Model confidence (mean pLDDT): 80 of 100. The part of an RNA shown here (small-subunit ribosomal RNA, 3' minor domain) has 161 nucleotides and comes from Pinus taeda. Rfam family: Eukaryotic small subunit ribosomal RNA. For this family Rfam cites "The comparative RNA web (CRW) site: an online database of comparative sequence and structure information for ribosomal, intron, and other RNAs" (Cannone et al., BMC Bioinformatics, 2002). RNAcentral holds the full RNA, with entries from SILVA.

Context: one part of a larger RNA
RNA sequence: CACCGCCCGUCACUCCUACCGAUUGAAUGAUCUGGUGAAGUGUUCGGAUUGUGUCGACGAUGGUGGUUCGCCACCGUCGACGUUGUGAGAAGUUCAUUGAAACUUAUCAUUUAGAGGAAGGAGAAGUCGUAACAAGGUUACCUUAGGUGAACCUGCGGUAG
Repeated sequence: CACCGCCCGUCACUCCUACCGAUUGAAUGAUCUGGUGAAGUGUUCGGAUUGUGUCGACGAUGGUGGUUCGCCACCGUCGACGUUGUGAGAAGUUCAUUGAAACUUAUCAUUUAGAGGAAGGAGAAGUCGUAACAAGGUUACCUUAGGUGAACCUGCGGUAG
C1' cells in the first nucleotide's frame, strides 16, 4: 500500500502426522502343550587289555646226586605258551532317572510390510464462486432442525457484539 482493500470454503497440486485396512500378513521374545530325544548319573550285563597265584608241557641255563659217560633223577633262575582261580578294567549294552536341543500346539507381549480408504496440518502467484468486514449490497451472530458444488441457504426461538 487504506475498496483496484480485506477476506471465506469446496476442488486440484506438493509435503508431513496419526488412524482403518484384505493379505487367515511377517518377525522376535515369554509362558504352555505334544511327541522325538543328545548327553550325564545310577544300574543289569559285557570283557580290548593287564597284575598275580596254582598246575601242565616246551626252550635256555645253574647246582647236587647217580651213571654204562649216551644220559637220567631232584632242586632252582629266566623266557614264551596253555589250563584254572583271583584282582583291576576300556569300548559296547539293559533298565531307571535328570534332562539340553530342534520341531510342534495354544495364549500373550513388542515391533514391522501393505494396494486402497478416510481425517488433520503446512505451502503456493492454481480452479470455482464471493459467505464475512460499509445497511458488505438479504444486518450480523447464537441454540436447534432440514437442505445444498463450495463458501452457504431456509424454518423456529433468541441476542445487539